FMN riboswitch aptamer (RFN element), 113 nucleotides, folded computationally. Model confidence (mean pLDDT): 81 of 100. Of the family's consensus pairs, 100% are formed in the model. Rfam family: FMN riboswitch aptamer (RFN element). About the family: The RFN element is a highly conserved domain that is found frequently in the 5'-untranslated regions of prokaryotic mRNAs that encode for flavin mononucleotide (FMN) biosynthesis and transport proteins.

RNA sequence: AAACAUCUUCAGGGAUUGGUGUAAUUCCAUACUGGCGGUAGAGCCCGCGAGCGUAAGCUGAUAAGGUGAAAAUCCUUAGCCAACAGUUAAAGUCUGGAUGAAAGAGGAUUAUA
Numbered sequence: 001a002a003a004c005a006u007c008u009u010c011a012g013g014g015a016u017u018g019g020u021g022u023a024a025u026u027c028c029a030u031a032c033u034g035g036c037g038g039u040a041g042a043g044c045c046c047g048c049g050a051g052c053g054u055a056a057g058c059u060g061a062u063a064a065g066g067u068g069a070a071a072a073u074c075c076u077u078a079g080c081c082a083a084c085a086g087u088u089a090a091a092g093u094c095u096g097g098a099u100g101a102a103a104g105a106g107g108a109u110u111a112u113a
Base pairs, nucleotide, nucleotide: 001112005109006108007107008106009105010104017029018028019027031093032092033082034081035048036047037046038045043080044079051058052057062078063077064076065075066074084096085095086094
């Protein structure tokens, strides 16, 4: 100096206010949130994780204009999306599996050079 090794730590956010109703943080209006790696800085470009499946495998969403050498990532405008199970009534935001798992990030040690 340094793993494709060993150990270890960390690793997901969000329902405000009102309406209807016997009943809804689930509907309507409004509000709010955005894991990890790559790349001009990304929820909606590519890939991964989470979730489902015996397995093979499956798995959401963006446009226009501007700046620039470079941006579907920045700026402006207008949009869109969000697992499973549960529930007095349909859930990205409540409760639960989960004090879990994990993409991955950091640290220590070492093989080795």